[in-house]
RNA sequence: GAUGGAAAAAGGCAACUCCAUCGUAAGGUGGAGACGCAAAGCGCUGGGUCCCGGCACGCCCGGGACGGCCAGGCUGCCCAU
Numbered sequence: 001g002a003u004g005g006a007a008a009a010a011g012g013c014a015a016c017u018c019c020a021u022c023g024u025a026a027g028g029u030g031g032a033g034a035c036g037c038a039a040a041g042c043g044c045u046g047g048g049u050c051c052c053g054g055c056a057c058g059c060c061c062g063g064g065a066c067g068g069c070c071a072g073g074c075u076g077c078c079c080a081u
Base pairs, nucleotide, nucleotide: 002081003080004079005078012037013036016033017032018031019030020029021028022027035068041074042073044072045071046070047069048066049065050064051063052062053061054060
């Protein structure tokens, strides 16, 4: 450097539920536990889903949310060959 993730170790993340809090909402943040995850890291690009508003009701326009929905991009731990 390339390919791979059966087993193991060190550490990491946290669906969902409950509590607190912010938001019109989707949903965010913090705490407790833990379904799972080798990119369940980034949120950069395209798509998808969801919310709010508009409307010439056309998945059309504007604003927002998720990214643990998919593809691409960038970065990256351990082990094996």